This is a predicted structure of a 73-nucleotide RNA (Fluoride riboswitch aptamer (crcB RNA motif)) from a Candidatus Melainabacteria bacterium.
It was read from a public genome assembly, where an Rfam model found it.
Model confidence (mean pLDDT): 77 of 100.
Of the family's consensus pairs, 100% are formed in the model.
[in-house]
């Protein structure tokens, strides 16, 4: 300095990546057991006369897509 092998770096925040910072959740159970299934959590926009209507790509802040809108080349 490379190569192998382990173990640990989890999940959620109303449409898309990333990067940062805050926030909440973080488990159980069974098996043929180094897997494998079932179950739980944070989370899943608002109004309504239920006929409609409102509204953001963020939990925030940046930036890059998609859409729309105006102006200009």
């Nucleotide at each position: 300095c490379a190569a192998c092998a382990g173990u640990u770096a989890g999940g959620u925040g109303a449409u898309g990546a990333a990067g940062c910072u805050c926030a909440c959740c973080a488990g159980g159970u069974u098996a043929u057991u180094u897997u494998a299934a079932c179950c739980g959590a944070a989370c899943c926009g608002c109004u309504u006369a239920c006929g409609a209507g409102c509204c953001g790509a963020u939990a925030g802040c940046u930036u890059c897509u998609a859409c729309u809108a105006a102006a200009g080349a």